Predicted 3D model of a 1423-nucleotide RNA (small-subunit ribosomal RNA) from an uncultured bacterium.
The prediction has a mean pLDDT of 86.

RNA sequence: AACGAACGCUGGCGGCAGGCCUAACACAUGCAAGUCGAACGAGAAGCCACCUUCGGGUGGUGGACAGUGGCAGACGGGUGAGUAACGCGUGGGAACGUGCCUUUCGGUUCGGGAUAACCCAGGGAAACUUGGGCUAAUACCGGAUACGCCCUUCGGGGGAAAGAUUCAUUGCCGAAAGAUCGGCCCGCGUCGGAUUAGCUUGUUGGUGGGGUAAAAGCCUACCAAGGCGACGAUCCGUAGCUGGUCUGAGAGGAUGACCAGCCACACUGGGACUGAGACACGGCCCAGACUCCUACGGGAGGCAGCAGUGGGGAAUAUCGGACAAUGGGCGAAAGCCUGAUCCAGCCAUGCCGCGUGGGUUAAGAAGGCCUAGGGUUGUAAACCCCUUUCAGCGGGGAAGAUAAUGACGGUACCCGCAGAAGAAGCCCCGGCUAACUCCGUGCCAGCAGCCGCGGUAAUACGGAGGGUGCAAGCGUUGUCCGGAUUUAUUGGGUUUAAAGGGUGCGUAGGCGGCCAGAUAAGUCAGUGGUGAAAGUUUCCGGCUCAACCGGGGAACUGCCAUUGAUACUGUUUGGCUUGAGUGCUGAUGGGGUACAUGGAAUUUAUGGUGUAGCGGUGAAAUGCAUAGAUACCAUAAGGAACACCGAUAGCGAAGGCAUUGUACUGAUCAGCAACUGACGCUGAGGCACGAAAGCGUGGGUAGCGAACAGGAUUAGAUACCCUGGUAGUCCACGCCGUAAACGAUGAUCACUCGCUGUCCUGCCUAUAUGGUGUGGCGGCCAAGCGAAAGCGUUAAGUGAUCCACCUGGGGAGUACGCCCGCAAGGGUGAAACUCAAAGGAAUUGACGGGGGUCCGCACAAGCGGUGGAGCAUGUGGUUUAAUUCGAUGAUACGCGAGGAACCUUACCUGGGCUAGAAUGUGAGUGAAUGUACCGGAGACGGGACAGUCCGCAAGGACACGAAACAAGGUGCUGCAUGGCUGUCGUCAGCUCGUGCCGUGAGGUGUUGGGUUAAGUCCCGCAACGAGCGCAACCCCUGUGUUUAGUUGCCAGCGAGUAAAGUCGGGGACUCUAGACAGACUGCCUGCGCAAGCAGAGAGGAAGGAGGGGACGACGUCAAGUCAUCAUGGCCCUUACGCCCAGGGCGACACACGUGCUACAAUGGCGCAUACAGCGGGUAGCUAUCCGGCAACGGUACGCCAACCUCUAAAAGUGCGUCUCAGUUCGGAUCGGGGUCUGCAACUCGACCCCGUGAAGCUGGAAUCGCUAGUAAUCGCGCAUCAGCCAUGGCGCGGUGAAUACGUUCCCGGACCUUGUACACACCGCCCGUCAAGCCAUGGAAGUCGGGUAGACCUGAAGCCGGUAACCGCAAGGGGCCGAUUAGGGUAGAACCGGUAACUGGGGCUAAGUCGUAACAAGGUAAC
Repeated sequence: AACGAACGCUGGCGGCAGGCCUAACACAUGCAAGUCGAACGAGAAGCCACCUUCGGGUGGUGGACAGUGGCAGACGGGUGAGUAACGCGUGGGAACGUGCCUUUCGGUUCGGGAUAACCCAGGGAAACUUGGGCUAAUACCGGAUACGCCCUUCGGGGGAAAGAUUCAUUGCCGAAAGAUCGGCCCGCGUCGGAUUAGCUUGUUGGUGGGGUAAAAGCCUACCAAGGCGACGAUCCGUAGCUGGUCUGAGAGGAUGACCAGCCACACUGGGACUGAGACACGGCCCAGACUCCUACGGGAGGCAGCAGUGGGGAAUAUCGGACAAUGGGCGAAAGCCUGAUCCAGCCAUGCCGCGUGGGUUAAGAAGGCCUAGGGUUGUAAACCCCUUUCAGCGGGGAAGAUAAUGACGGUACCCGCAGAAGAAGCCCCGGCUAACUCCGUGCCAGCAGCCGCGGUAAUACGGAGGGUGCAAGCGUUGUCCGGAUUUAUUGGGUUUAAAGGGUGCGUAGGCGGCCAGAUAAGUCAGUGGUGAAAGUUUCCGGCUCAACCGGGGAACUGCCAUUGAUACUGUUUGGCUUGAGUGCUGAUGGGGUACAUGGAAUUUAUGGUGUAGCGGUGAAAUGCAUAGAUACCAUAAGGAACACCGAUAGCGAAGGCAUUGUACUGAUCAGCAACUGACGCUGAGGCACGAAAGCGUGGGUAGCGAACAGGAUUAGAUACCCUGGUAGUCCACGCCGUAAACGAUGAUCACUCGCUGUCCUGCCUAUAUGGUGUGGCGGCCAAGCGAAAGCGUUAAGUGAUCCACCUGGGGAGUACGCCCGCAAGGGUGAAACUCAAAGGAAUUGACGGGGGUCCGCACAAGCGGUGGAGCAUGUGGUUUAAUUCGAUGAUACGCGAGGAACCUUACCUGGGCUAGAAUGUGAGUGAAUGUACCGGAGACGGGACAGUCCGCAAGGACACGAAACAAGGUGCUGCAUGGCUGUCGUCAGCUCGUGCCGUGAGGUGUUGGGUUAAGUCCCGCAACGAGCGCAACCCCUGUGUUUAGUUGCCAGCGAGUAAAGUCGGGGACUCUAGACAGACUGCCUGCGCAAGCAGAGAGGAAGGAGGGGACGACGUCAAGUCAUCAUGGCCCUUACGCCCAGGGCGACACACGUGCUACAAUGGCGCAUACAGCGGGUAGCUAUCCGGCAACGGUACGCCAACCUCUAAAAGUGCGUCUCAGUUCGGAUCGGGGUCUGCAACUCGACCCCGUGAAGCUGGAAUCGCUAGUAAUCGCGCAUCAGCCAUGGCGCGGUGAAUACGUUCCCGGACCUUGUACACACCGCCCGUCAAGCCAUGGAAGUCGGGUAGACCUGAAGCCGGUAACCGCAAGGGGCCGAUUAGGGUAGAACCGGUAACUGGGGCUAAGUCGUAACAAGGUAAC
């Protein structure tokens, strides 16, 4: 795009068309084929006349029903079952028929006997039928005649008629011709299957006979043995064919409704009769199935005609009108008949046309929807004005009809009337694909053509608003074509994506060198015939247009005939040598076969020497060995394979081929140019060869070595490793016929730049590492090709010829069938079902039990810990009314929390409040505020007293405060977010612009050679530059200078004290804190191109980044946080908000993390004594003195602090004591008494004193930190804070080590490279069994069914043949016999299909089991 459609929703009108695609299923009822009296007899009713016994009769007219006879029922109408065929299409042909029609010639004579009807009688339920009697004809029969006709032995023989009438015709017979229609034959074309390869006996041909309208094995007898077939016979399946129709640019593909041509069929099968024509839809006979009637004896029937019914189905109409038209039958005609036909009815089934209104109107109304503002629906509506197609009502009213006759039909059409009046839906809106928002839902419900949507912000589901599209339709489903160059003729491919046969020889076939001649089959041109009409197309015309219809042309790409042309192809004739082959000369090689032959080595045997192990592995063990192994020596046996040469080499068609020699033999190459003269190439089938393994028979067997055994390994180990070891490996003969049989690349020929190595063999000279040929084997490249990788004169380039093969993955190289094979198996080779991929090449990453280079307290080397104990603290778990919440590998767990008794507080229980606890606006009121009281656990409620602000008099500050607007939420979502943070990681990386390369992803730069802590720098380079990172700039610290000296300092001077910078004074010093200097590989030596590196170098306080900090690239982890804060959405609103009291966050069988204190003598205790720094302090730090054992209390100086104070530093040092013990270690726990803070220390504070004195004696597996002022150790300060559960955190100083060979290994990281089946990226991917469910399928004892063929038996009707009795005057008939045959039966076999216990594998299916085979060297390389 299309449709004979169907279904869903919807539906105003008209025109034109179409309408059982299924059950060729069964049919009730009506109709669909009759007509002729001008062929014939007879003749009802009615009418007329006469007669009448009044019942009727006779005659005439009339012509019904039926009969004889003629013509038509072979047309018209229906259907598509069968048919793969001369059935159809197209074009030809000769051996035929033809009623009615036309033309022509001739004839139409004489006879005869019957028979229906009718009458009588009978049988039967009926259908129908029997007997007797009468009768006519255009019915039937005989004779005569017959030019022409037929037969013929050429003498001859045979054959006809019908009349009717008004006298004008019309019939009839014979013959010839025409027209029309039909029968027959032939060429070509006409579906699928080769898993159908052979078929055929009337078969193929001939002769005789028969037969037909006619040719013919059409039939028959005999003879011959043919005929068809890979150019697809036979068989099986499917199917009416065509003009055309749909689609397509075309070529094609699909299709064969309606209309038209042909064919076939008429319940199924067979058969003939009649006839011009039939083997006959509405005729006959027989058989069968089915239905109906029946009195059970018998009968009847055939809608695939028009309607209609049942049934089937997703589905297809009225038991209508008329013969008015067109056409048909009969008739002389009138006419009759006609479900052909013409019309109407039903159905949006299709095509075409029309309408459902038009104009104006913006307050852009209301409403709806969205929304921050606002927007949109939308000029849309209302209002106003106008029009009236269609439908409706009324009126008129055709053509179709030549004289009459109109079903359609009061129809088409015309006029008038009323009134916007009666007339819009359907699908869609994620992309493809035009059209977007809100709400609901929450992997549910659902959508879906493909991709895919939906798990709480869905433009994808459902609804709504809005929008897009089409429109009386719109969607869905189905089917066909297109897109699909996705079967490729036009117009594809085969190295790696599917695809080159394992290789050769060769048959058919296809293709084929040069020069001439002939021919004219192919080819080309002209002409003629045909190619039906309709359809298509073009022009014109008719319905108002269109659809539709009419007329003219074109086209119908084809076939046939004929006349020409002769380049090419073919055929044929003659020639040629360049293709191909032969010959001669020479050469090469693991080419093949057979027979010989050699040495090394392994093993075994024997002998000898010799002694305790050998062997084997990652390590072992099994095994061998004191009966003497292994080792060494000698000798012997036997089998297999051939080191070095050896190659990137050679030969062969491939498989393949290697000691050496001989025999036989194949091939290739070079040279010569003697011979043949296209002898060529390819090659479906076919034949031959064909590694390894395997099979058969017979040998052989040293080594190796499936199976097997043992030993190990392991969770297991039917493996990898080890010790043994049988087939086999070897030989001969015979099978097998496959391989990643690979160059994953068929054969042949020609053409198309170069460089280089090598093998065989020629030639040349200038004799060289030379040049130049032909043929091989390799490497690198131009052009070109290719998706790329790559190929590139050995093509995967450019052409030619032939063969083979491919057409998504799986199922499956499986099943079935067939062929081959001894078997194993091989060849050929599907389908159901299932998936939306499978695959190739390349890219970027990531990963590897890949490689290279390099870093890091990563390992190693060290020091100290954790893991064991007690306690502290955090977490899990458990418990609980609640134990609020979050953080969870590294990167949670002394984390949020830098302070949970109340508060905090978010949790629980109970009591309360509801515009609310806080804030803003706020009429109004009042100062604010303070003090005490009552009830209550308190919140809260009640009520009292005191107080009466500032003020310039407008107002203001503060408090209370009705209503309203605004609340509030630590409720959810960190996977909607901002911000902040952790981690990789202070790792050295991450990118960009331009250029260049690539079809592209992308690459280059950023790789390479060095160097660095560093993508730091240097050199090189199709790159050149740049950015974010690194480094530097900043801070602290280390040295110095300078400036400035108070509260700091004190050398010198002075004063002064018991002592003391205490005082005067000083700036020298320390110090304080500003500014500046200083370090840059700058200098030297060595190495290096340079960058840079090295040096116990010089100098310097400091040396190669001096030490430390702040600082964290692109990004990763949907990392963490909605409970800091902010914030979208959702949720709660007398509660999920707010207030209060009490409780809980502190629970405790357990488990883990982080710590503290220890286990002691490098120690504990006591006494004495020395030296810091960072910091803090007025709701504070607190001196001093007093009290208390102490915590602390009292008193009180100073200090907003370089001034006063916290403040004692501790380890250390000196002296003493303890003496190895659960202790003078250790301090848990518990008892008692206190102190302090605080409203309040019960749950649940810290501290002090006295008493008590637990575990613990250095800690399993495992694990952490640290590289120098570091670890270790010692104390001090601060934040939070009323106090404190701080042993935590953040800082400060004191004392102050050890070790680093080194980078193999563990962990993490960086760069380059490699492999990859990974990309959620190895915590990846993924295989097979088993278990479960579902699905389709193979096998299968059987069982059921189907079509078909052959054999045998039986055999209706009918035709044909034969024939004595019977009938008939005769013609003939009957009967009987024979041949043939539908159907039926019997038995067996083959084929196809259904089903089946059981059985085999296969496919699919969120979370099953076992292992780990593959992808990385996948942990034993894979195949």